[in-house]
Context: one part of a larger RNA
RNA sequence: UUGGGCGUAAAGAGCUCGUAGGUGGUUUGGUAAGUCGGAUGUGAAAUCUCCAGGCUCAACCUGGAGGGGUCAUUCGAUACUGCCAUGACUAGAGGUCGGUAGGGGAGUGUGGAAUUCCUGGUGGAGCGGUGAAAUGCGCAGAUAUCAGGAGGAACACCCGUAGCGAAGGCGGCACUCUGGGCCGAUUCUGACACUGAGGAGCGAAAGCGUGGGGAGCGAACAGGAUUAGAUACCCUGGUAGUCCACGCCGUAAACGUUGAGCACUAGGUGUGGGGUUCUAUCGACGGACUCCGUGCCGUAGCCAACGCAUUAAGUGUUCCGCCUGGGGACUAUGAGCGCAAGCUUAAAACUC
Numbered sequence: 001u002u003g004g005g006c007g008u009a010a011a012g013a014g015c016u017c018g019u020a021g022g023u024g025g026u027u028u029g030g031u032a033a034g035u036c037g038g039a040u041g042u043g044a045a046a047u048c049u050c051c052a053g054g055c056u057c058a059a060c061c062u063g064g065a066g067g068g069g070u071c072a073u074u075c076g077a078u079a080c081u082g083c084c085a086u087g088a089c090u091a092g093a094g095g096u097c098g099g100u101a102g103g104g105g106a107g108u109g110u111g112g113a114a115u116u117c118c119u120g121g122u123g124g125a126g127c128g129g130u131g132a133a134a135u136g137c138g139c140a141g142a143u144a145u146c147a148g149g150a151g152g153a154a155c156a157c158c159c160g161u162a163g164c165g166a167a168g169g170c171g172g173c174a175c176u177c178u179g180g181g182c183c184g185a186u187u188c189u190g191a192c193a194c195u196g197a198g199g200a201g202c203g204a205a206a207g208c209g210u211g212g213g214g215a216g217c218g219a220a221c222a223g224g225a226u227u228a229g230a231u232a233c234c235c236u237g238g239u240a241g242u243c244c245a246c247g248c249c250g251u252a253a254a255c256g257u258u259g260a261g262c263a264c265u266a267g268g269u270g271u272g273g274g275g276u277u278c279u280a281u282c283g284a285c286g287g288a289c290u291c292c293g294u295g296c297c298g299u300a301g302c303c304a305a306c307g308c309a310u311u312a313a314g315u316g317u318u319c320c321g322c323c324u325g326g327g328g329a330c331u332a333u334g335a336g337c338g339c340a341a342g343c344u345u346a347a348a349a350c351u352c
Base pairs, nucleotide, nucleotide: 003324004323005322006321007306008305012320014202015201016200017199021195022194023193025089026088028085029084030083031082033081034080035077036076037075038074039073040072041071042069048066049065050064051063052062053061054060092192093189094188095187096185097184098183099182100181104178105177106176107175108174109173110172111155116150117149118148119147120146121145122144126137127136163170164169207248208247209246210245211244212243216242217241221237222236223235224234259319260318261317262316263315264314267297268296269295270294271293272292273291274290275289276288277287278286301308302307325352326351327350334345335344336343337342
């Protein structure tokens, strides 16, 4: 490289948008580039295949025939692909109108419970903590309890294999701004589509810069225990941080360890959001059908097995990414990015 693969053995990029490229619905006509056929030319000889002959056979040699091209020219074919046209079509895609559910996003305001602290009252000896203790706090009045105040952070119950979002993720309440989805109508455009190398944007936590904030928790650190030791697990404290604004970082078991789109392929049973309809109606509940989402079970099929199974890991198809024995090595070097930490790209010697 070919081939074979990528849920768990190596392998799906964290996610989305999108450039080039690749691929692409239906009708009719044209063209004839791809495609298919014929003819001519050429494809040296040797080699190769077949036949015949010559060295005693064979290898070998000689003769004849054949085969061999993503080739050139020319004449045709027109199903498929391409190209040009069709003021073409509507099943893909998008728009419009009418509804609808939602912790989707951003900003502003606001609420109660709880912890901590401060002030005052009551009270008077312990509290706290553990396996047991001690460090610690407390007669300068703690813990407990009542009243008032300050401040920060998080939003109990509702809460649900419930919802929303591309992923990361999103949860008190109200308002303002704002994105997307789903359903119905068949009202408009008429292939406008899918994927997507580079590229761009978003991207938990930790970390970094500047300025705020700091209740609780709490790396580091200190002390007390435990222990042979204990740079730990347990306890008492506690700084960065956690929070806010702006700017970086760009990584995670960023996981469904399962890339995206389209089509097809038994069923059963829950649940969330719409629509139509039936029965009964004050209304609800309920039944049937249907579209979208989300769980469980299961047939065929697939799989090394486990398992997956209309939300596929089944059957096809288009495009991208990735893998190629273990270690060395999520490394070195170079390059790019970053304030740094580091990230991205990514070997070899050697060794088994």
The part of an RNA shown here (small-subunit ribosomal RNA, central domain) has 352 nucleotides and comes from an uncultured bacterium.
The prediction has a mean pLDDT of 87.
The RNAcentral record of the full RNA draws on ENA and SILVA.